Molecule: transfer RNA
Organism: Sulfobacillus harzensis
């Protein structure tokens, strides 16, 4: 330098053909125990890597662009 794949919550990932951004573990509250742990309920917590375009409507499609993996040169 070029091919391919990923970049969404603090972590690991989800999200059918474009339509209400979520799950499990953490954390934090509460409930349960004499107390902690498990275990049950709840709440916080998100620039969907960045910038632009299309579109009533964008994680998602187009475009440029930085990251990381992996082939290839």
């Nucleotide at each position: 330098g070029g091919g391919c794949g990923g970049g969404u919550a603090g972590c690991u990932c989800a999200a059918u053909g474009g339509g209400g951004a979520g799950a499990g573990c953490g954390u934090c509250c509460g409930g349960u125990u004499u107390g902690c742990a498990c275990c049950c309920g709840g709440a916080a917590g998100g620039u969907u890597g960045c910038g632009g375009g299309u579109u009533c409507a964008a994680g998602u499609c187009c475009c440029g662009u930085c990251c990381u993996g992996u082939c290839c040169a």